This is a predicted structure of a 473-nucleotide part of an RNA (small-subunit ribosomal RNA, 3' major domain) from an uncultured bacterium. It matches the Rfam family "Bacterial small subunit ribosomal RNA". Gene Ontology terms of the family: structural constituent of ribosome and ribosome. The coordinates come from a structure-prediction model, not an experiment, and the mean pLDDT is 82. The RNAcentral record of the full RNA draws on ENA and SILVA.

Context: one part of a larger RNA
């Protein structure tokens, strides 16, 4: 000076408490171990690996495997020498992939060019090795409040001061002080998105007032929703009271909104030789008739087990029939599809209407009514039979969804363990990327319905500043 302490002091965080749902048990899905296998391709490993790369493994992806086949090559650029331009058709062969045969042939100033094919050379190529050689990008401490510089002083030096102290703040945020005085990357502010109001501008959006109408439907109409630009608003300005007359801190008024209004986006010096050569780009080494390619099938989906991360439940705050309200983010042309019409349904026939504020894309929980009576049930669906729909060359391995029929385990879950402080938790459905289709019960987002609790910092955990002890660096 650091790092470490079952030293100390201060102070912070759903960190403990106080509350609410929850894993852990059952069954499913999905990841990992592990087993097995030609082959289960490869990589993430405590917290920061396991619904992770993977916003879509039936083929293709696809790297594993087994068998067939190419070798200047599936790609790229040049040199040399021959060549019926190529493209294309056609037979044979074959699982394809390819091989072989045979038709077929441009331009010319006649030197040639231009191209395709062969041979050759130099090279391609490699998802092979090395993330402990690297760049870049990304995790994590941590949105913690820290990390350092110029001058100046001290000190032999490493070094220190500053940055400690007294307050205070969410903050190394501000004040006060003080051999320091100033800076710089952090922190706040500046960015976006809500929440109030105004002026502007009303079509496809809105409809109070006045016709009119099945219908904001037409006519109108700019008031209100909204919609999208400008602004305006909050700044401890104001009043009280406390503090050192400060910094602020508590209450109060006015306000749509009060002391960071709430969310977001931003990650300082750095720690982990963290992760990634499998996203690309890269050095060094390896392979070069094979560790390259090309194709066809399988495999990545395998199952005694073990773990992780979810989804449905175990039911009456429910479950089943009826009838009935109320959203918002999105997304649509090889694209979304309405009203009809078939079908018990998946869905088909058909195609009005929309490049969309216009047309399509059902909101479900609440609500009204009625059955069900505490059962393994009118609970709960796994599983399994049969019949079927749709995608796609093609659903055997190995798709999704639909009807009948089957009804398995499960009656609140042991130790231990996880999330959440307000429009949050937890309930409920919607809607998007990838996508032919679809494993999606996963990601990311929308909105509805909407709580409970916080005495408090003794203890766990994890940080932050002083501070002491150290036989450690």
């Nucleotide at each position: 000076u650091g790092a470490c302490g079952g030293g100390g002091g201060c102070c912070c965080g759903c960190a403990c408490a106080a509350g609410c749902g929850g894993u852990g048990g059952a069954g499913u899905a999905u990841g990992u171990g592990g087993c097995u296998u030609a082959a289960u391709u490869c990589g993430a490993g405590g917290c920061a690996a396991c619904g992770c790369g993977a916003a879509g493994a039936a083929c293709c992806u696809u790297a594993c495997c087994u068998g067939g086949g190419u070798u200047u090559g599936a790609c790229a650029u040049a040199g040399u020498u021959c060549u019926u331009a190529c493209a294309a058709u056609a037979u044979a062969u074959g699982a394809c992939a390819g091989u072989a045969u045979a038709u077929g042939u441009c331009c010319u100033u006649c030197g040639g060019g231009a191209g395709u094919g062969a041979a050759u050379u130099a090279c391609a190529g490699g998802u092979g090795c090395u993330g402990c050689a690297u760049g870049g990008c990304u995790g994590u401490c941590g949105u913690c409040a820290g990390c350092u510089c110029g001058u100046g002083u001290c000190g032999u030096g490493a070094g220190a001061u500053g940055u400690u102290c007294g307050g205070u703040u969410a903050a190394g945020u501000c004040c006060g002080g003080c051999a320091a005085c100033g800076a710089g990357c952090g922190c706040a502010a500046c960015c976006c998105g809500u929440a109030u109001c105004a002026u502007u501008a009303g079509u496809u959006a809105c409809c109070a007032u006045c016709a009119u109408u099945u219908a904001g439907u037409u006519g109108g109409g700019g008031a209100c929703u909204c919609u999208a630009a400008u602004g305006a608003g909050a700044c401890u300005g104001c009043c009280u009271g406390u503090g050192u007359u400060a910094a602020g801190c508590a209450g109060g008024a006015g306000g749509a909104a009060g002391g960071c209004g709430c969310g977001g986006a931003u990650g300082a010096c750095g720690u982990c030789a963290a992760g990634u050569c499998a996203g690309u780009a890269u050095g060094g080494u390896c392979c070069u008739u094979a560790c390259a390619c090309c194709c066809a099938g399988g495999g990545c989906u395998g199952c005694a087990c073990a773990c992780g991360u979810a989804c449905u439940a175990c039911a009456a705050u429910g479950g089943c029939c009826g009838g009935u309200a109320c959203a918002a983010u999105g997304g649509g042309a090889a694209g979304c599809a309405a009203g009809a019409c078939c079908g018990c349904g998946a869905g088909g026939u058909g195609g009005a209407g929309c490049a969309a504020a216009a047309c399509c894309u059902u909101a479900a929980a609440a609500c009204c009514g009625g059955c069900c009576c505490c059962a393994g049930u009118u609970c709960a669906g796994a599983u399994u039979g049969u019949a079927g729909u749709c995608u796609g060359c093609a659903a055997c391995u190995c798709g999704a969804c639909u009807a009948c029929a089957u009804g398995a385990a499960g009656u609140u879950g042991g130790a231990a363990u996880c999330g959440c402080u307000a429009g949050u938790a937890a309930a409920g459905g919607c809607g998007u990327a990838u996508c032919a289709g679809c494993a999606u019960u996963g990601a990311c987002g929308c909105c509805u319905u909407g709580a409970a609790u916080a005495c408090g910092u003794u203890c766990c955990c994890g940080g932050g500043c002083c501070u002491u002890g150290u036989a450690c660096a």